[in-house]
The RNA shown here (transfer RNA) has 73 nucleotides and comes from Cohnella sp. SGD-V74. It matches the Rfam family "tRNA". Rfam classes the family as a transfer RNA. Gene Ontology term of the family: triplet codon-amino acid adaptor activity.
């Protein structure tokens, strides 16, 4: 220096080929239970790494950069 992979919710991840951001854990609330636990119901939480650009529309295409690994020299 050059090249791969990934970056989405507090965490672990989904997100078929661009059409309204989900799931499980979690936190709170509640119902159940003599009380704790399990269980059930319900809420809470995202500028989708950052910046642009394309497109009537972008998590998804495209440029640039940023951080983590790994691989080359």
């Nucleotide at each position: 220096a050059g090249g791969g992979u990934u970056g989405u919710a507090g965490c672990u991840c989904a997100g078929a080929a661009g059409g309204u951001a989900g799931a499980g854990c979690g936190u709170c609330c509640g119902a159940c239970u003599g009380u704790u636990a399990a269980u059930c119901g319900g809420a809470c939480g995202g500028u989708c790494g950052c910046a642009g650009g394309u497109u009537c529309g972008a998590g998804c295409c495209c440029u640039g950069c940023c951080a983590a690994c790994c691989c080359u020299g």